The RNA shown here (Lysine riboswitch aptamer) has 164 nucleotides and comes from a soil metagenome. The sequence is in RNAcentral, with records from MGnify. The model forms 98% of the base pairs in the Rfam consensus.
[in-house]
RNA sequence: UGGUAGAGGCGCGAAUUCCAAGAGUAGCUUCCGGCAUAAGGUCAGGCACCGCCGGAAAUGAAAGGGGCAUUCGCCGAAGCAGUCGCUCCCGCCUGUGGGAGAAGAUGCUGGGCCGCAUCAGAAUAUGAUGCGGACUGUCACCCCAAAUGGGUGGAGCGCUAUCA
Numbered sequence: 001u002g003g004u005a006g007a008g009g010c011g012c013g014a015a016u017u018c019c020a021a022g023a024g025u026a027g028c029u030u031c032c033g034g035c036a037u038a039a040g041g042u043c044a045g046g047c048a049c050c051g052c053c054g055g056a057a058a059u060g061a062a063a064g065g066g067g068c069a070u071u072c073g074c075c076g077a078a079g080c081a082g083u084c085g086c087u088c089c090c091g092c093c094u095g096u097g098g099g100a101g102a103a104g105a106u107g108c109u110g111g112g113c114c115g116c117a118u119c120a121g122a123a124u125a126u127g128a129u130g131c132g133g134a135c136u137g138u139c140a141c142c143c144c145a146a147a148u149g150g151g152u153g154g155a156g157c158g159c160u161a162u163c164a
Stems, first nucleotide, its partner, number of pairs: 001164006009075001011074006018067002027059001029057007040050002043095005078109004084104001086101005110136002113133008138154006
């Protein structure tokens, strides 16, 4: 220097069945009342299309996210950020609009937990980011006769073992 195999633990990610919630919500249909030929229906403009609002009755979902279990792949596992281009979607076109997906490069994060704040979300679930806290694994240095003890600090492009 390169290869191989490992370790951290409520460890990471993916898939599937079931379950709760979403929700008696959105929507469709019928009736009643009101408004209206215009407004409104997306961030904007134009075109096209659709009448709109409220109440009652009957009917009545889904998605994202979540939980248990099982299986699979793993230990930069994985996640996040912006940028570049590509594909798709939001009725059509335009735009400096919005969203999603895969991949590449770049940068950040050792790990899970708790608290606070912001955003997303139907939500008090949960997720993401930032800050803080103790804990934990690892290495370096120091203390101790020594240590599986104590202190300080760093980062996974790290650490341990092994082969060449």